[in-house]
RNA sequence: GUCCCCGUCGACUAGCGGCCUAGGUCGCCACCCUCUCAAGGUGGAAACGGCGGUUCAAAUCCGCUCGGGGAUGCCA
Numbered sequence: 001g002u003c004c005c006c007g008u009c010g011a012c013u014a015g016c017g018g019c020c021u022a023g024g025u026c027g028c029c030a031c032c033c034u035c036u037c038a039a040g041g042u043g044g045a046a047a048c049g050g051c052g053g054u055u056c057a058a059a060u061c062c063g064c065u066c067g068g069g070g071a072u073g074c075c076a
Stems, first nucleotide, its partner, number of pairs: 001072007010026004018056001028044005049065005
């Protein structure tokens, strides 16, 4: 240099064009329950790496770019 893979709540992940004002589990916060704690119940806060494009519509497709990982190369 070329090619491939990954990037989503605090953590682990679902998602494969419309059910996504993005869901689940654990954690966190509040309340309930309880003599107390744990467990349990109810509710809540919390994320699509960035920019541009395609489309009526993008987490999802395309391009560029950033970060991480891997493969390969100086051949004709």
The RNA shown here (transfer RNA) has 76 nucleotides and comes from an Actinomycetota bacterium. Lineage of the source: Bacteria > Bacillati > Actinomycetota. Rfam family: tRNA. By type it is a transfer RNA.